[in-house]
Context: one part of a larger RNA
RNA sequence: UUGGGUUUAAAGGGUGCGUAGGCGGCCUGAUAAGUCAGGGGUGAAAUACGGUGGCUCAACCAUCGCAGUGCCCUUGAAACUGUUGGGCUUGAAUUCGGACGAAGGAGGCCGAAACGGGACAAGUAGCGGUGAAAUGCAUAGAUAUGUCCCAGAACCCCGAUUGCGAAGGCAGCUUCCUAGGCCGCGAUUGACGCUGAUGCACGAAAGCGUGGGGAUCGAACAGGAUUAGAUACCCUGGUAGUCCACGCCCUAAACGAUGAUAACUCGAUGUUGGCGAUAUAUAGUCAGUGUCCAAGCGAAAGCGUUAAGUUAUCCACCUGGGGAGUACGAUCGCAAGAUUGAAACUC
Numbered sequence: 001u002u003g004g005g006u007u008u009a010a011a012g013g014g015u016g017c018g019u020a021g022g023c024g025g026c027c028u029g030a031u032a033a034g035u036c037a038g039g040g041g042u043g044a045a046a047u048a049c050g051g052u053g054g055c056u057c058a059a060c061c062a063u064c065g066c067a068g069u070g071c072c073c074u075u076g077a078a079a080c081u082g083u084u085g086g087g088c089u090u091g092a093a094u095u096c097g098g099a100c101g102a103a104g105g106a107g108g109c110c111g112a113a114a115c116g117g118g119a120c121a122a123g124u125a126g127c128g129g130u131g132a133a134a135u136g137c138a139u140a141g142a143u144a145u146g147u148c149c150c151a152g153a154a155c156c157c158c159g160a161u162u163g164c165g166a167a168g169g170c171a172g173c174u175u176c177c178u179a180g181g182c183c184g185c186g187a188u189u190g191a192c193g194c195u196g197a198u199g200c201a202c203g204a205a206a207g208c209g210u211g212g213g214g215a216u217c218g219a220a221c222a223g224g225a226u227u228a229g230a231u232a233c234c235c236u237g238g239u240a241g242u243c244c245a246c247g248c249c250c251u252a253a254a255c256g257a258u259g260a261u262a263a264c265u266c267g268a269u270g271u272u273g274g275c276g277a278u279a280u281a282u283a284g285u286c287a288g289u290g291u292c293c294a295a296g297c298g299a300a301a302g303c304g305u306u307a308a309g310u311u312a313u314c315c316a317c318c319u320g321g322g323g324a325g326u327a328c329g330a331u332c333g334c335a336a337g338a339u340u341g342a343a344a345c346u347c
Base pairs, nucleotide, nucleotide: 004318005317006316007301008300012315014202015201016200017199021195022194023193025088026087027086028085029084030083031082033081034080035077036076037075038074039073040072041071042070049065050064051063052062053061054060091192092189093188094187095186096184097183098182100180103178104177105176106175107174108173109172116150117149118148119147120146121145126137127136163170164169207248208247209246210245211244212243217241221237222236223235224234259314260313261312262311263310264309267292268291269290270289271288272287273286274285275284296303297302320347321346322345329340330339331338332337
């Protein structure tokens, strides 16, 4: 390189937008760049291949022929690709109407319970914790009980096999702003599409910077236990953090371990949002979301119209284990580190 692969064996980029590039619907005219056919030129010699001949044979040599996939010129063909002209509506999009949702951003706010702190009342010797204890709290009056106040964080029920979002993710109520897909009768544009290297944007948690906030929980840390030891599991405390604003970081088992788009291929049964002749129950249908299965696929587990089936286009990635996601270099970062990413050696 060809070939083969990527749910679980190595392998789908965390996700989107999108540049270049690659690929691209139906009908028709032109063109002839690609493509195909005919002819011509060239394609040195030697070598190679085939024939014949010369050294006694052979190696070797001579000679003739073939071949020389290529390039150029020329004459044609016009199905396909390209270019160009015209047209179309089914792909795509816009518009109208409808309903939907924990989609996003900003602001405001109610309430219950629990926890913590404070105040008051009443009240007395314990409370707390565990397998059992102890550290701890408590006569400076705790715990338990009642009333009031404060603060921060999270939103019981509804709640679901639910919904929304590109992914990360999103759940009290409400206002404003923003976005989105879906469905339905039409109308409009007329291929405007798909994918997407580099790039740009977003990207849980932890972590970082500055300033707030600090109820809970709680790395580190301290103490008590356990134990042979116990730098742990258990207990009592507890700082950073957890929360907010702004700015970084850019990684996850970022998982459906399954890239995106389009088409095709038996069925059964739930559920969400629309439409729904009519008999106002619904049948059915479009878009999602689940379960079970036929064919088929698969090493099997399993997948199975939401494919891991059958095809097409584009991107990404893999090539034995370790060394190693390490070293070096580069880029990015305040740092932590991230991205890119070997080799020697060894089995």
Background: Predicted 3D model of a 347-nucleotide part of an RNA (small-subunit ribosomal RNA, central domain) from an uncultured bacterium. The RNAcentral record of the full RNA draws on ENA and SILVA.